[in-house]
Molecule: RNase P RNA; transfer RNA
Organism: Anaerolineae bacterium
RNA sequence: GGGGCAGACGGGAUGGUCGCGGUGACACUUGUUUGUCACUGAGGAAAGUCCGCUCUCUAUAGGGCAUGGUGCCAGUUAACGACUGGGCAGGGCAACCUGACGGAAAGCGCAACAGAGAGUAUAGCACCAUCACAACUGUGCAUGGUAAGGGUGAAAGGGUGGUGUAAGAGACCACCAGCAUCGUUAGCAAUAGCGAUGGCUAGGCAAGCCCCACCAAGAGCAAGGCAAAACAGAUGUAUUGGGAUUGCCCGUCCCGCAAAAAACAUCGGGUAUGCCGCACGAUGCGGUCAGCGAUGACCGUACCAGAUAGAUGACCAUCGCAUCCUUCGGGAUGAUACAGAAAGCGGCUUACAAGUUUGCCCCAUCG
RNA sequence: CGGGGCGUGGCGCAGUCCGGUAGCGUGCUUGAAUGGGGUUCAAGAGGUCGACGGUUCGAAUCCGUCCGCCCCGA
Numbered sequence: 001g002g003g004g005c006a007g008a009c010g011g012g013a014u015g016g017u018c019g020c021g022g023u024g025a026c027a028c029u030u031g032u033u034u035g036u037c038a039c040u041g042a043g044g045a046a047a048g049u050c051c052g053c054u055c056u057c058u059a060u061a062g063g064g065c066a067u068g069g070u071g072c073c074a075g076u077u078a079a080c081g082a083c084u085g086g087g088c089a090g091g092g093c094a095a096c097c098u099g100a101c102g103g104a105a106a107g108c109g110c111a112a113c114a115g116a117g118a119g120u121a122u123a124g125c126a127c128c129a130u131c132a133c134a135a136c137u138g139u140g141c142a143u144g145g146u147a148a149g150g151g152u153g154a155a156a157g158g159g160u161g162g163u164g165u166a167a168g169a170g171a172c173c174a175c176c177a178g179c180a181u182c183g184u185u186a187g188c189a190a191u192a193g194c195g196a197u198g199g200c201u202a203g204g205c206a207a208g209c210c211c212c213a214c215c216a217a218g219a220g221c222a223a224g225g226c227a228a229a230a231c232a233g234a235u236g237u238a239u240u241g242g243g244a245u246u247g248c249c250c251g252u253c254c255c256g257c258a259a260a261a262a263a264c265a266u267c268g269g270g271u272a273u274g275c276c277g278c279a280c281g282a283u284g285c286g287g288u289c290a291g292c293g294a295u296g297a298c299c300g301u302a303c304c305a306g307a308u309a310g311a312u313g314a315c316c317a318u319c320g321c322a323u324c325c326u327u328c329g330g331g332a333u334g335a336u337a338c339a340g341a342a343a344g345c346g347g348c349u350u351a352c353a354a355g356u357u358u359g360c361c362c363c364a365u366c367g
Numbered sequence: 368c369g370g371g372g373c374g375u376g377g378c379g380c381a382g383u384c385c386g387g388u389a390g391c392g393u394g395c396u397u398g399a400a401u402g403g404g405g406u407u408c409a410a411g412a413g414g415u416c417g418a419c420g421g422u423u424c425g426a427a428u429c430c431g432u433c434c435g436c437c438c439c440g441a
Stems, first nucleotide, its partner, number of pairs: 001363009012319007020041008028031001043338001047349002050347005055220004067216005072086005087101001088099004102211002107209002109205002125149001126146005131140003158176006177201001179198008224276004233267005239261002245259004283302008321334005368440007377393004387424001395411005417433005
């Protein structure tokens, strides 16, 4: 100097004018809460709702089944599918990155097409023997033995060399790879190393069913709770009227009885509406200690949005930023990314303009 | 705010559970039949299965993350 890997910060600042939400104090004209003053008012993801919890209601003696989830080991945590460290596997020259990473010698299932054969292997070409025919090195709709070679496929049931044989084959032998069992060393463990024995090889898929281990009751703040109109309903009280209408009597008329009217009070249900849930918390910041680390313990300090159709905005000035010009004094122009609380919290994932910054690796050159 | 479902030729739908060939109706194109049109008959085109990754020899289908649309709850 070039290229790369892993992070961290940051998400404009100050002031002014107007406007909006919340809290508190004061004032009065007490307003379906008005005015003044003070303080305060979005994020790193507030998002997606993919996980995990708090909280609330419902259900529940205990246990199991079913269903769903997680899945190397150890730890962290309130908990998790998150995070940290380690192991193993894969990628990269390296820094470093990635991994749903238990079990396929418990069982069932699947593998299109091609191919002779696709899972208790198979036999088309080929190799070999016999037989037959032909005639001098061949031929075969013949019989039998093979699986070394070719070929198909994503995948063909260890590899190399030798012995052996008609040709061959773990049929046998040596070495190598891998597996199982046992022992042993290191480690909490996953696992790794070493040794012995065994049989000759056990294939792939479990993000197919399944087996093993562990975890999980269901629904969600429109959860749920409190207060509570109006209309309708029920009950009671006393009042008015004895009138109109209807029913009771076979019909009609009269009388009687019942239903009536409006008022007040009470009642349960809990709608409109209001309030709580709902902002002091697994809280933020700083420090010390413990730990490789995630994280924890302790100390100090701070109080930090609560709207309900939903406030958090607009403009101006200065500085800063970016681009362009420059007589290096400065001048001109531009305006911002993703987005935006709705019960709260911890993660993950996704989106994101310009800028700042730390550590490490590789290559080239110079000293 | 919370919960559930869907996405496959131009349109409406199968196939996804249990992975190997994407199919049906309608529409479209060409031809035949008719004097012409419709109906009918024959042939044909048209799909990267919403997007991107992963598992697998192989993915519309299994798993994950996004995008879009629809429905329900006072």